[in-house]
RNA sequence: AGAGUUUGAUCCUGGCUCAGGACGAACGCUGGCGGCGUGCUUAACACAUGCAAGUCAAGGGGGCCCGCAAGGGUAACCGGCGAACGGGUGCGUAACACGUGAGCAAUCUGCCUAGAUGUGGGGGAUAGCCGGCCCAACGGCCGGGUAAUACCGCAUACGCUCACUACCUGGCAUCGGGUGGUGAGGAAACUUUCGAGGCAUCUAGAGGAGCUCGCGGCCUAUCAGCUAGUUGGUGGGGUAACGGCCUACCAAGGCGGUGACGGGUAGCUGGUCUGAGAGGAUGGCCAGCCACAUUGGGACUGAGAUACGGCCCAGACUCCUACGGGAGGCAGCAGUGGGGAAUAUUGCGCAAUGGCCGAAAGGCUGACGCAGCGACGCCGCGGGGGGGAUGAAGCAUUUCGGUGUGUAAACCCCUGUUGCUUGGGACGAACAAGCCUUUUCGAGGGCUCUGACGGUACCGAGUGAGGAAGCACCGGCUAACUCCGUGCCAGCAGCCGCGGUAAUACGGAGGGUGCGAGCGUUGUCCGGAAUCACUGGGCGUAAAGGGCGCGUAGGCGGCCUGCUAAGCGUGUGGUGAAAGCUCGGGGCUCAACCCCGAGUCGGCCAUGCGAACUGGUGGACUAGAGCACUGUAGAGGCAGGUGGAAUUCCGGGUGUAGCGGUGGAAUGCGUAGAGAUCCGGAAGAACACCGGUGGCGAAGGCGGCCUGCUGGGCAGUAGCUGACGCUGAGGCGCGAUAGCGUGGGGAGCAAACAGGAUUAGAUACCCUGGUAGUCCACGCCGUAAACGAUGGGUACUAGGUGCUUGGGGGAGCGACCCCCCGAGUGCCGGCGCUAACGCAUUAAGUACCCCGCCUGGGGAGUACGACCGCAAGGUUGAAACUCAAAGGAAUUGACGGGGGCCCGCACAAGCGGUGGAGCAUGUGGUUUAAUUCGACGCAACGCGAAGAACCUUACCCAGGCUGGACAUGCAGGUAGUAGAAGGGUGAAAGCCCAACGAGGUAGCAAUACCACCCUGCUCAGGUGCUGCAUGGCUGUCGUCAGCUCGUGCCGUGAGGUGUUGGGUUAAGUCCCGCAACGAGCGCAACCCCUGUCUUCAGUUACUAACGGGUAAAGCCGAGAACUCUGGAGAGACUGCCCAGGAGAACGGGGAGGAAGGUGGGGAUGACGUCAAGUCAGCAUGGCCUUUAUGCCUGGGGCUACACACGUGCUACAAUGGCCGGUACAAAGGGCUGCAAACCCGUAAGGGGGAGCGAAUCUCAAAAAACCGGCCUCAGUUCAGAUCGAGGUCUGCAACUCGACCUCGUGAAGGCGGAAUCGCUAGUAAUCCCGGAUCAGCACGCCGGGGUGAAUACGUUCCCGGGCCUUGUACACACCGCCCGUCACACCACGAAAGUUUGUUGUACCUGAAGUCGUUGGCGCCAACCGCAAGGGGGCAGACGCCCACGGUAUGACCGAUGAUUGGGGUGAAGUCGUAACAAGGUAGCCGUAGGGGAACCUGCGGCUG
Repeated sequence: AGAGUUUGAUCCUGGCUCAGGACGAACGCUGGCGGCGUGCUUAACACAUGCAAGUCAAGGGGGCCCGCAAGGGUAACCGGCGAACGGGUGCGUAACACGUGAGCAAUCUGCCUAGAUGUGGGGGAUAGCCGGCCCAACGGCCGGGUAAUACCGCAUACGCUCACUACCUGGCAUCGGGUGGUGAGGAAACUUUCGAGGCAUCUAGAGGAGCUCGCGGCCUAUCAGCUAGUUGGUGGGGUAACGGCCUACCAAGGCGGUGACGGGUAGCUGGUCUGAGAGGAUGGCCAGCCACAUUGGGACUGAGAUACGGCCCAGACUCCUACGGGAGGCAGCAGUGGGGAAUAUUGCGCAAUGGCCGAAAGGCUGACGCAGCGACGCCGCGGGGGGGAUGAAGCAUUUCGGUGUGUAAACCCCUGUUGCUUGGGACGAACAAGCCUUUUCGAGGGCUCUGACGGUACCGAGUGAGGAAGCACCGGCUAACUCCGUGCCAGCAGCCGCGGUAAUACGGAGGGUGCGAGCGUUGUCCGGAAUCACUGGGCGUAAAGGGCGCGUAGGCGGCCUGCUAAGCGUGUGGUGAAAGCUCGGGGCUCAACCCCGAGUCGGCCAUGCGAACUGGUGGACUAGAGCACUGUAGAGGCAGGUGGAAUUCCGGGUGUAGCGGUGGAAUGCGUAGAGAUCCGGAAGAACACCGGUGGCGAAGGCGGCCUGCUGGGCAGUAGCUGACGCUGAGGCGCGAUAGCGUGGGGAGCAAACAGGAUUAGAUACCCUGGUAGUCCACGCCGUAAACGAUGGGUACUAGGUGCUUGGGGGAGCGACCCCCCGAGUGCCGGCGCUAACGCAUUAAGUACCCCGCCUGGGGAGUACGACCGCAAGGUUGAAACUCAAAGGAAUUGACGGGGGCCCGCACAAGCGGUGGAGCAUGUGGUUUAAUUCGACGCAACGCGAAGAACCUUACCCAGGCUGGACAUGCAGGUAGUAGAAGGGUGAAAGCCCAACGAGGUAGCAAUACCACCCUGCUCAGGUGCUGCAUGGCUGUCGUCAGCUCGUGCCGUGAGGUGUUGGGUUAAGUCCCGCAACGAGCGCAACCCCUGUCUUCAGUUACUAACGGGUAAAGCCGAGAACUCUGGAGAGACUGCCCAGGAGAACGGGGAGGAAGGUGGGGAUGACGUCAAGUCAGCAUGGCCUUUAUGCCUGGGGCUACACACGUGCUACAAUGGCCGGUACAAAGGGCUGCAAACCCGUAAGGGGGAGCGAAUCUCAAAAAACCGGCCUCAGUUCAGAUCGAGGUCUGCAACUCGACCUCGUGAAGGCGGAAUCGCUAGUAAUCCCGGAUCAGCACGCCGGGGUGAAUACGUUCCCGGGCCUUGUACACACCGCCCGUCACACCACGAAAGUUUGUUGUACCUGAAGUCGUUGGCGCCAACCGCAAGGGGGCAGACGCCCACGGUAUGACCGAUGAUUGGGGUGAAGUCGUAACAAGGUAGCCGUAGGGGAACCUGCGGCUG
């Protein structure tokens, strides 16, 4: 410090996710030791049991015990002090509660310290105790008697308090302080060991407490108004004290957009975590403050409480009970139940530190010190070290060679941390007290005594590598890879995403990576996130400028100068607790931890100084702003009037059959006279031309002409004011269309509606009608793509060129023209900016000021609430849930019912077919035991198959074989072995029997080896699966003209350029131009066939001349001319001419030529596309099978047949059929072969066998054609299916299931619906011939020649393709994408008659305890007065105010729930349509209104995205 994820790719925007750190954690797996920390985050739920606050005998009297006594012990009671501290918790609290800084001249303060003074003299009670009584208990009553440092008078009291008063002095408004005077009031307690300890009053201090104020720190405006003791005053009360704190009266205030009031949440802080910081989050442990103590209320005591372990009352709950009554409060320490994912021992000790009491000894202390439990955290340590290669075994993998684990182990040599055993063994301890000593009499020194932890830490010895490793991960991010299993299953997953038979992503294993007594997971916080942006973001198109103006608060503000000192700067002082943090040092062996010192503590307060800037205040200025005056352009606004054209209607004339409307029609109108045309009249609305990226206005918007009223702008002048300015939250006003209300008006147009068409449908587009509305007046509504998708203001920053309108100058008679200065409005363009597109003095540039707005998509501009509205609706405006994206710009493609250019038998023009028939063949389907398999639009279907009767054959049935029908190696065996005539059985294979009976090499031989065979093993075999694991080969786009690269240049980049452009071509063919210059694969050419010629050669081919010869014949001699054969060459290149074209490429015409612009044909197929085809041609990975999915055999099937399709053949006839006759090919084949002559048969064929391995012989006849004859339009002398009979041939065998022949039979069919195919010349059409395969079988296929046409105007249309361009929401690329209703499932939410929990308001009722007040006659009472009676005073009681709980009534708010209902979201394959994206097939979208199953359609206005 970044990374992954939107796309085919790119840049940007933007969200989601990850890597880091942290934790009072929890969970999973695992777990050796120690130190230091830490441990109910949930139920402030309920609590059994024990302990957590007592102490003092030197305040008091008594009891009991010991003692002769002195005295000691015990501790109930009176009394004193403490119990308000310490400890716990975080309910409540948004508050002066907390933090920080001030103030109290408005206060209190026990114990402690310092100082001053005093401590005199009396009195009456009471508990304990004794006696009696009640009682379950708690407890209580009566009588008697008693003490005090308990209680009460009195005395004294300078100082104290209060009142009055004199003087001095200070301050901050009320006022304060000091020194005096007078008057009134107010104290005490004593004990004693004689050291001392107490008591009372006052002053001061320290510490503590109370009160007040400035500033600071949560969310919500879908809480905007709140307030009656409320705000203030006066009197009174109350308090330690100010104060509406309380009360009576008076006044009507007080608070609030700088957020009152309300709601929600929350203890606050030092700090802690994170972060570079700013910031964000947090407040557990420790420390400070606050609040609370079962819930609510209340006071008492006291220095202090409104009191956790006190009291009273009420409520809930628990317990005891003799039913009459009582008791209780762990949010103290342990502990229990419960809740929960989850949090410890009913431990030891007061030795230390601290607290309370005490004179002290000492007591008490769950504060505290320790120990226990928990890897909960941090820190440290250990688990060994060195050597050790044949790189052991095992495991894993393998290309079978090996490789990995791996120096790892074994093995050898060592060490001794830790553990274990054993011995020693602390620091923490110094006090107090006692003793000794010193002494300035305050105190100091020494000795003795005191340890829970603990026989612990620590030290030594012994033992012995001995007891001590796991967890997560290994697709990318992210470090680490293989095998097996699984087969969209099981599962994984933080995001992207893995898994559908070869998964580095699931599970296991081996190996590896990371961390390590831990490792992972989950949760939460910060970070990354500049993703709320103060530091540090944005708003033309990504989310985002308010529709526009006026203007309030607020924010900001020109120039000069004086004063001020709030901001600002600087000095000083105070504060900022400790802990923490940082630095330095020190102590535990180190560290964590602890100690010391320094710094920090960002802040606040006070005070002195400064005056540039901001602010404040005074004065001055004119450049901002405004006023005045003079001009000026204009659809600026409002009102009144007025004009013509057009449309429609009405009346009349002329006139006759149509008009109208459309893509084409129809509805409609018209013989009752339309339309057309002429005249007249009526009405309403809108204003042609001018008219213009012209003008005006803030925006919406504004258009005939005239008049009136009225707003704003601009220019000029420089007279006046003197900063009067800019912006603008709220607020107010304006605001297209549609819509609403009332009343008018209504010509045209036109939602709705009706009809006609279109259509599968057509609630639309088109047509005919047509109502609201459109118009006017008045009043509402308040929204638009209200757009420049661009808020307003000011200043600055190159230019060029138009237009509008002012002013100045020049020229001109003038319209007008030229130059300059403004204001406005356009276009182009530089710097700069921008993601790009683009913007660019009219900024989207550079800056400042103010306002509005944004923060992923969907849900949703929805719900709820509120406000506005007559309504429609508007404004404000969420959440649950859900997704990993949604987007912007640009790029390359692909596509378009976009455009341009151009090709192709693509259409058109022609010729012949297919689709109808019969048959053949292939396919689907069906059938079957099996009908083996593959191929499926073009590009499967006479295809693999160039030939299924057996074989083939892969399928089915049946019979058999099992190391196999076939290959390799090893081992063993092998002479009556291998083989085998023959026999048995059988359908065959096979099985069984078996005469006979071997070989090769080396060697003389024995023998060995090999071959063969047998057995065992390694293995064979598979047309079993996967063409979506593959190679190879092939099809197709397409013989289309394209596809790329290097360097350079342009662009942030994808990418572009080159390859685009102008011409041209069959062609990216060539030329020219050009930020490109070159190059490669394609095109073309080179190759083959064919067309002409030359040359060479001349048999088997040929035969002109010569000779011979035949019935005839190149038959023979011969020839080398010709044809031909097959080698080598020539030839064609736009080379020549003409005009065109750009002096080009090239095209047109012409000459010559056998051939002319590629002469014709073939071979040749770029980068790539289709997961195209083929595992059944072959090869091949993986999987499966192994007495079978292998192998052999017999038979069957692949030939089935209601049907459907493809490809063909033959026909339907006379351009024909039949009969007879007569011609002319080419290319091929032939020895298990082709076969002649001749003979037989009607024929297929048979016999026969010459010749020929073939330019020799043969298949072999070519057929159409031509000549002659018959047929005469008919299901025929057409056509030949089907069937019957008889044959031939091949073959082991023609039944299933061959071909052919003869005779007989003689079906459909009379030219074929929609639709569809081929072909542009030696082509189509037509006619025969040959070949491959093959025993036989050809209408198929591959070749050959014969005869031999028609047509092409042309490129609008269909199909396919190429180039350029345009749009795009497509990229699996239009067979794309995608919208809405409906149906189903699930999820969350809204509404809802209601039901219900909680919080809270108002009114009223009730009114415990208690303070206060009144009363206190008739009840009660010790102190004082009084001889007494009585008085004073007090208590009980009663009453009153207030008031907790409770109750009644009625509201408000947050929830929960609710039949039903509404939309929304999500869900691999449901239904209906096709709305959007291309001109998306009616351009789309916005607002509004109506309509419709639905997307939507239509009207009106607007926008261009």

Background
Small-subunit ribosomal RNA from Nitrospira lenta, 1505 nucleotides, folded computationally. Its mean pLDDT, the model's own confidence on a scale to 100, is 84. Its Rfam family is "Bacterial small subunit ribosomal RNA". The sequence is in RNAcentral, with records from SILVA.